A computed fold for an 84-nucleotide RNA from a Candidatus Saccharimonadia bacterium, annotated as transfer RNA.
[in-house]
Parts: sequence; C1' cells; structure tokens
RNA sequence: GCCGGAGUGGCGGAAUUGGCAGACGCGCACGGUUCAGGGCCGUGUGGGGGCAACCCCGUGAAGGUUCGACUCCUUUCUCCGGCA
Repeated sequence: GCCGGAGUGGCGGAAUUGGCAGACGCGCACGGUUCAGGGCCGUGUGGGGGCAACCCCGUGAAGGUUCGACUCCUUUCUCCGGCA
C1' cells in the first nucleotide's frame, strides 16, 4: 500500500428484508431474608429537561439517501486478521 472483520449503557453482549435501540447476563442502588456478612429473592438502573403525563438527545467521528438508519452509501479514526 491493497483486501476483509470489529467499534452499541459502568462491563460483556443482543437487535441486519431499514420500522419501539440497549434484550439477556454482570455490576450498581434500594428493599426483603440473616445476629451480621455472603448467598438467594423483589424492584429499579443510558444522558438531559419536566411535579407528572411526556419531550429532546444518544450505536467510534463527520456527511449523505430515506417518511424512518446500529443496519444502506461516502469520507475518516482506532483495533484485529490476511496479502504484498
């Protein structure tokens, strides 16, 4: 230099014929159980605004296509693999 793959909450990782982003697990918070801790059980858990209903933003970055993009197209950054 060329080709291919990957990048999503605090962490791992789902969601691809383009149609509710974050399922599920871990972690964390609160509560229950316990003398206490662990374990187990229940509820909650991306960010911002709002009393609430609800609204806005968010898939490495920037643009584009579309009514609608994690998903398609272009450029780009990082990492991994292959070729030279």
The source organism's lineage runs through Bacteria, Bacteria candidate phyla, Candidatus Saccharimonadota and Candidatus Saccharimonadia. The prediction has a mean pLDDT of 81.